This is a predicted structure of a 114-nucleotide RNA (Glycine riboswitch aptamer) from Ottowia beijingensis.
Rfam family: Glycine riboswitch aptamer. About the family: This family represents the bacterial glycine riboswitch.
NCBI's taxonomy places the organism under Bacteria, Pseudomonadati, Burkholderiales, Comamonadaceae, Ottowia.
RNA sequence: UUCUGCUGGAGAGAGGCCGCGGCACCAGGCACGCGGCCCACCGAAGGGGCAAGACCUGCGCGCGGCGCCCGCCGCGGCGGGUUGAAUCUCUCAGGUAAAGGGGACAGCAGGGUU
Numbered sequence: 001u002u003c004u005g006c007u008g009g010a011g012a013g014a015g016g017c018c019g020c021g022g023c024a025c026c027a028g029g030c031a032c033g034c035g036g037c038c039c040a041c042c043g044a045a046g047g048g049g050c051a052a053g054a055c056c057u058g059c060g061c062g063c064g065g066c067g068c069c070c071g072c073c074g075c076g077g078c079g080g081g082u083u084g085a086a087u088c089u090c091u092c093a094g095g096u097a098a099a100g101g102g103g104a105c106a107g108c109a110g111g112g113u114u
Stems, first nucleotide, its partner, number of pairs: 001112008013039001015038007022030002040096003046092001047090003053083007061076006
């Protein structure tokens, strides 16, 4: 650093309308399943964005050095570019009763690579 196993692991509408199925039923129902559209939300699969710093570069800017000019070098100033983190941020994706599933991250154990 990566993979596997076990364990822990948050947040947010049991939303509205429609259709199909199922259950029930003569009622016109169901906090059942699936799908579509709409509104409201969450952030911890994944994905996007950014700070300081580092590097490159421009300047008829300032100081200093090479005796002076041209030119060059160093430091600074003002710009431009590349890189650059997250549990921050965006909310594309994903998610929003319980259960189930997913889940960043963490602990333990065991492998791979370096």